[in-house]
A computed fold for a 72-nucleotide RNA from a Candidatus Parcubacteria bacterium, annotated as transfer RNA.
The coordinates come from a structure-prediction model, not an experiment, and the mean pLDDT is 83.

RNA sequence: GCCACGGUAGCUCAGUGGUAGAGCAAACGACUGAAAAUCGUUGGGUCGUCAGUUCAAUUCUGACCAGUGGCA
Numbered sequence: 001g002c003c004a005c006g007g008u009a010g011c012u013c014a015g016u017g018g019u020a021g022a023g024c025a026a027a028c029g030a031c032u033g034a035a036a037a038u039c040g041u042u043g044g045g046u047c048g049u050c051a052g053u054u055c056a057a058u059u060c061u062g063a064c065c066a067g068u069g070g071c072a
Stems, first nucleotide, its partner, number of pairs: 001071005007065001010024004018055001026042005048064005
């Protein structure tokens, strides 16, 4: 330099145009003599950035940013 892939919660990931979710983690509560485990509840998101298309974009298009893998 070229090609491909993904960028969504603290972490791992789902979500293929119409209200952003799960598991784990966290906080609180229940239970216990006290913990662990278990159960319940709650909080936590400018969906990488900027534009475009659309009544409507996490989702489609373009550019850019940082990353992973491959080729040279």

It was read from a public genome assembly. NCBI's taxonomy places the organism under Bacteria, Bacteria candidate phyla, Candidatus Parcubacteria. Rfam family: tRNA. About the family: Transfer RNA (tRNA) molecules are approximately 80 nucleotides in length. By type it is a transfer RNA.